Annotation: A computed fold for a 351-nucleotide part of an RNA from an uncultured bacterium, annotated as small-subunit ribosomal RNA, central domain. RNAcentral holds the full RNA, with entries from ENA and SILVA. It matches the Rfam family "Bacterial small subunit ribosomal RNA". Its family is annotated with structural constituent of ribosome and ribosome in the Gene Ontology. The coordinates come from a structure-prediction model, not an experiment, and the mean pLDDT is 82.

Context: one part of a larger RNA
RNA sequence: CUGGGCGUAAAGCGCGCGUAGGUGGUUUGGUCAGUCAGAUGUGAAAGCCCCGGGCUUAACCUGAGAACUGCACCUGAUACUGCCAAACUAGAGUACGGGUAGAGGGCAGUGGGAAUUUUCCGGGUGUAGGCGGGUUGAAAGGUGGCCGGUAGGAACACCAGUGGCGAAGGCGACUGCCUGGACUGAUACUGACACUGAGGUGCGAAGACGUGGGUAGCAAACAGGAUUAGAUACCCUGGUAGUCCACGCCGUAAACGAUGUCAACUAGCCGUUGGGGGACUUGAUCCUUUAGUGGCGCAGCUAACGCGAUAAGUUGACCGCCUGGGGAGUACGGCCGCAAGGUUAAAACUC
Numbered sequence: 001c002u003g004g005g006c007g008u009a010a011a012g013c014g015c016g017c018g019u020a021g022g023u024g025g026u027u028u029g030g031u032c033a034g035u036c037a038g039a040u041g042u043g044a045a046a047g048c049c050c051c052g053g054g055c056u057u058a059a060c061c062u063g064a065g066a067a068c069u070g071c072a073c074c075u076g077a078u079a080c081u082g083c084c085a086a087a088c089u090a091g092a093g094u095a096c097g098g099g100u101a102g103a104g105g106g107c108a109g110u111g112g113g114a115a116u117u118u119u120c121c122g123g124g125u126g127u128a129g130g131c132g133g134g135u136u137g138a139a140a141g142g143u144g145g146c147c148g149g150u151a152g153g154a155a156c157a158c159c160a161g162u163g164g165c166g167a168a169g170g171c172g173a174c175u176g177c178c179u180g181g182a183c184u185g186a187u188a189c190u191g192a193c194a195c196u197g198a199g200g201u202g203c204g205a206a207g208a209c210g211u212g213g214g215u216a217g218c219a220a221a222c223a224g225g226a227u228u229a230g231a232u233a234c235c236c237u238g239g240u241a242g243u244c245c246a247c248g249c250c251g252u253a254a255a256c257g258a259u260g261u262c263a264a265c266u267a268g269c270c271g272u273u274g275g276g277g278g279a280c281u282u283g284a285u286c287c288u289u290u291a292g293u294g295g296c297g298c299a300g301c302u303a304a305c306g307c308g309a310u311a312a313g314u315u316g317a318c319c320g321c322c323u324g325g326g327g328a329g330u331a332c333g334g335c336c337g338c339a340a341g342g343u344u345a346a347a348a349c350u351c
Base pairs, nucleotide, nucleotide: 004322005321006320007305008304012319014203015202016201017200021196022195023194025088026087027086028085029084030083031082033081034080035077036076037075038074040072041071042070049065051063052062053061054060091193092190093189094188095187096185098184099183100182104179105178106177107176108175109174110173111156118151120149121148123147124146125145131142164171165170207250209248210247211246212245213244217243218242222238223237224236225235260318261317262316263315264314265313268296269295270294271293272292273291274290275289276288277287278286279285280283300307301306324351325350326349333344334343335342336341
């Protein structure tokens, strides 16, 4: 290197777009580069292998042969691959002033109530505990408690659903504007325009960072009180960053379906979402088809668990990754970052 693998044993990049590269539908003709056949030349000797010979044998030496799977060139073959030319429509895509569903994204505006509490306001009530004042004792007053109103910030109950949308992260009040994708229908068009994708590039929860705002609730840090042998915790009372907004930055997660993307093929049954078609008895109906999303299950696969047309089945194309545990996702170096750190990534040693 080949061979083996990647749901849970080591192993699928967090997810897209896309360059190089790899791979690529149907038909005809050409070419003959790959491919195949034959011929010629060459492929030093030694060695290896085979058959002999020589040292008493062997190692060793030696003769002959084979082999040297290669390269060059010539003559042919033309199915397949490539290349060239022409064509096609089943892949892919476009058009429709056709249709459908949707928490897909961005910006702006609006809202109500549950709750929440704080600040403020008002009135009522009238003292359990605390503060403060005062005292011989009490009354009055403020804070606090309860009721009502207002402002404020954050989040949007019910609807809500193994429901929907999105590549993933993720997305849930309402309205408007801008905008991406999907599904579906009849027709027309382009004519392989496709798949994957090293580098590259963009997006990327929470949290952290920078600048400026905002701050109701919650709440790292911190403070106090409990608990305890101790209690730098769990529990309680407070409470600042943060959580929110704008613009930057970080680029990581059990970023999970722990399952890369695309395509084809392979029993059934039951739900559910969005379309299309059909049937009749026109209904809370039935049948069928397609795109999702779930539950079982045959074959098959699997170490088992389980998977099972949404495959972990049967295959093909391309990429990524794995190679005993620890040391270590660390050191050093490079690149990136304001920093925190991220990314790439060893070895000694040890079991």